RNA sequence: GCCUGCUUAGCACAGUGGUAGUGCGUCUGCCUUGUAAGCAGAAGGUCAUGCGUUCAAUCCGCAUAGUAGGCA
Repeated sequence: GCCUGCUUAGCACAGUGGUAGUGCGUCUGCCUUGUAAGCAGAAGGUCAUGCGUUCAAUCCGCAUAGUAGGCA
C1' cells in the first nucleotide's frame, strides 16, 4: 500500500428494515439475629461518527475513525 472482518448498557454478547434485549455486574426492597445464597423490582444506550437510500435504518450503500486478521 491492497483486501477482509468487527464496533450495540460498566463487562461479555444477541438482535439483521417496523417501540433495542440476555447473562454477569450496580442500586432498591423482601427473606435472615447478621452475611452469603435465593426471590421481586429498578436504573443504565446519541446502536463508533457523518452523509445517503427508504414512509420507516442497529440492520442496506458510501466515506471517516478505531480495532483484529490476511497478502505484498
Transfer RNA from Powellomyces hirtus, 72 nucleotides, folded computationally. The organism belongs to Powellomyces, within Eukaryota. Its Rfam family is "tRNA". The family's RNA type in Rfam is transfer RNA. About the family: Transfer RNA (tRNA) molecules are approximately 80 nucleotides in length. The sequence is in RNAcentral, with records from ENA and Rfam.